A computed fold for a 347-nucleotide part of an RNA from an uncultured bacterium, annotated as small-subunit ribosomal RNA, central domain. The RNAcentral record of the full RNA draws on ENA and SILVA.
Context: one part of a larger RNA
């Protein structure tokens, strides 16, 4: 390089936008670059192959032929690909209308609960556990009532419900704002798909500066348990969890299944539109989301119009286990570290 693969065996990039590149709808005209036919030139010799010859044979040497599958020039062909010109509307987009939604951002508001503080009632216990103890309480706890303060999270609704590219998003209201679906005429006229680099987003933890700190809680302390108990259980408790701004850039970032398009039996749910109807039984249709199930696929499990089926386009990735996602070097980072990524050796 060819070939084979990537749900679970090694292998889909965490996700998007997009540059170069690759690929690209229908029709007509033109060109003749790719493509293709004929002709010409060249393709040194040797080697290889075929047919002869010479060393007694062979290796070897030698003569002739073929071949050198290539490149260049030239004359034609024009189906396909490409270039140029024109046209089109099915792909894509625009417009108008309707609609659903925890999509994002900012500000404000609310109730339940919890903790603390003050006051009232009230008295000896309360907490906690398998059982206890540490702990709190006669300086009046726990319980209960009234008042106040604080921070965080939003019970029920809630649903294999919805939205988002992914991460993710859940009290209520207002403002700003992204995307989506459906319907309809009109409009643009291939404007498309993918996407190496690049850029942006990216849970939790962690980091920097400044706030905040109710509850929870790494670390830590104590009490138990135990042979021990640097744990599981209990009482405390600091970072952190929360906010603003800036970093980090990783996850079983999972559907362990890249994106886009076309085609290929059905059945039953949920959800968002539209149309029709014999008028509320339902039928048809477009989009999303589940369960089951043929053909087909699969090593099996299973997948099965939301494919892991049948195809096409483009990207990413894999190549025995360990060493190792490590070392060195580079890049990035305040650091933690991330990313790129070997070899010796060994089985």
């Nucleotide at each position: 390089c060819u070939g084979g693969g990537c749900g679970u065996a090694a292998a889909g990039g965490g996700c998007g936008c997009g540059u170069a590149g690759g690929c690209g709808g229908a029709c007509c005209u033109u060109u003749a670059a790719g493509u293709u036919a004929g002709g010409g030139g060249u393709g040194a010799a040797a080697u290889c192959c075929c047919g002869g010859g010479g060393c007694u044979c062979a290796a070897c040497c030698u003569c002739g032929g073929a071949a050198c599958u290539g490149c260049c020039c030239u004359u034609g062909a024009u189906a396909c690909u490409g270039g140029a010109g024109g046209u089109c509307u099915u792909g894509a987009g625009u417009u108008c209308g309707u609609g659903a939604g925890a999509g994002g951002g900012u500000g404000g508001c609310g109730g339940a609960a919890u903790a603390c503080c003050c006051a009232g009632u009230g008295u000896a216990g309360a907490g906690g556990u398998g059982a206890a103890a540490u702990u709190c309480g006669u300086a009046g706890a726990u319980a209960u009532u009234g008042g106040g303060u604080a921070g965080a999270a939003c019970a029920c609704c809630a649903g294999u419900g919805g939205c988002g590219a992914a991460g993710g998003c859940g009290g209520c209201c207002a403002c700003c704002u992204g995307g989506c679906a459906c319907g309809a005429c009109a409009c643009u006229g291939a404007c498309g798909c993918u996407g190496a680099g690049g850029c942006g987003c990216g849970a939790a933890a962690g980091c920097g500066u400044g706030g905040g700190g109710a509850g929870c809680a790494a670390a830590c302390a104590g009490g138990a348990u135990u042979a021990g108990a640097u744990a599981c259980c209990c009482u405390g408790g600091u970072a952190g969890u929360c906010c603003a701004c800036g970093c980090c850039g990783u996850a079983a970032a999972c559907u362990a299944u890249g994106u886009g398009u076309g085609c290929u039996a059905g059945u039953c749910g949920c959800u968002g539109g539209g149309c029709g109807u014999u008028u509320c039984g339902c039928g048809c249709u477009c989009g999303g989301u589940g369960a089951c199930g043929c053909c087909g696929c699969u090593a099996a499990c299973g997948c099965a119009u939301u494919a892991a089926g049948c195809a096409c386009a483009c990207c990413g990735c894999c190549u025995g286990g360990g060493g190792a996602g490590u070392a060195c070097g580079g890049u990035c980072g305040c650091a933690a570290g991330a990313u790129u990524a070997a070899a010796a050796c060994u089985c």